[in-house]
RNA sequence: CGCCAGGCUUGGUCGGGGAGCUAGGCCCUCCCUCGUGUCUAACGGCAUGCCGCAACACGGUCUACAGCGGGACGACAGUCACAGGGCGGCGCAACCAGUACACUGUCGGUCCAAGGAGCGACGAUGAAGUAACGUCCCUCGGGGUUGGAAGAGGUAUCCCGGACGACCGGAGGGUCGUCCCGAUACCCUGACUACGGGAACCGGGUCAGGCCCGGAAGGGAGCAGCCUAACCGUAGAUUCCCAACGCUCGUUGGGAGCCGGGACGGAGAAGCACCGAGGAGUUACCGGCGGCGGACCAGGGCGUCCACCUGUGUCGGCCUGGUA
Numbered sequence: 001c002g003c004c005a006g007g008c009u010u011g012g013u014c015g016g017g018g019a020g021c022u023a024g025g026c027c028c029u030c031c032c033u034c035g036u037g038u039c040u041a042a043c044g045g046c047a048u049g050c051c052g053c054a055a056c057a058c059g060g061u062c063u064a065c066a067g068c069g070g071g072a073c074g075a076c077a078g079u080c081a082c083a084g085g086g087c088g089g090c091g092c093a094a095c096c097a098g099u100a101c102a103c104u105g106u107c108g109g110u111c112c113a114a115g116g117a118g119c120g121a122c123g124a125u126g127a128a129g130u131a132a133c134g135u136c137c138c139u140c141g142g143g144g145u146u147g148g149a150a151g152a153g154g155u156a157u158c159c160c161g162g163a164c165g166a167c168c169g170g171a172g173g174g175u176c177g178u179c180c181c182g183a184u185a186c187c188c189u190g191a192c193u194a195c196g197g198g199a200a201c202c203g204g205g206u207c208a209g210g211c212c213c214g215g216a217a218g219g220g221a222g223c224a225g226c227c228u229a230a231c232c233g234u235a236g237a238u239u240c241c242c243a244a245c246g247c248u249c250g251u252u253g254g255g256a257g258c259c260g261g262g263a264c265g266g267a268g269a270a271g272c273a274c275c276g277a278g279g280a281g282u283u284a285c286c287g288g289c290g291g292c293g294g295a296c297c298a299g300g301g302c303g304u305c306c307a308c309c310u311g312u313g314u315c316g317g318c319c320u321g322g323u324a
Stems, first nucleotide, its partner, number of pairs: 002323007012073003015033006023063005034049006050070004078315001080313006088305005095300002098296002101293001103291007110280003115275002118272002122268001129264002133260002136254002140250004144245005149239002153187005161180008192236006203228004211220003
């Protein structure tokens, strides 16, 4: 000098780090991470890492040895520096990756479609297909039912009645002519029947009683009543006619298809979904691939700090004993 053992405290350590705040450090707030312990199947969670005082979200404290004090550890441990790895932040930027949007190109999705293959209700108790009939609709012509509406024309008779006119008569009245009404009969027509009512007068016939004229005979006007007409009502029939109808017959035509019953025909086929040469369309909408633009951006990139790990290097104190 070195080594070994023991001791000491003056180097040094007592988690570390990022962001925020600050001129800056510490505390503080949030976050990341290491060690120890513990819970959980795991992810992961909880506690803890020397203590006390000051202070707590914008403050306290200090000034680069960056608050004060106490305690513990303790020098081949460790501090510091560099390098490699590595977790997590902060910042920058928009080069790569990524995201959405706008514009744009192209190809598909859409439609038609030669053709292809699949399933298949049903089908010789007869598929597809063909034609016809009925049902349905239209045109035209009929019938039926119901309701409505309506009731014509002509000829003859002149018997009855009325009006006007003429003539005659002692009155009542009588005769003739024309016109009208009524009644009767007949014809034609689709144009009838039955019952009831039917006015104080303004239709007709017959007119008791009573009234009037008259010498009488006889006659006149005429109320009631009765018959009947116009008219009204009811019922039935009829029809040149009008209308309606869940009716019906026939005819003409139509008909995508359904339904019905048959005929011909003789083995397919209602329908479903797939592929698809080729064609149409791209106004719009959706999708794939690409171009492009500016944005965003958690990944990569650049910068910086960095828990933790590894390596190298600097420094690495003092005392006692032994080795001797």

Predicted 3D model of a 324-nucleotide RNA (Archaeal signal recognition particle RNA) from a Thermoplasmatota archaeon. Taxonomically the source falls in Thermoplasmatota (Archaea, Methanobacteriati).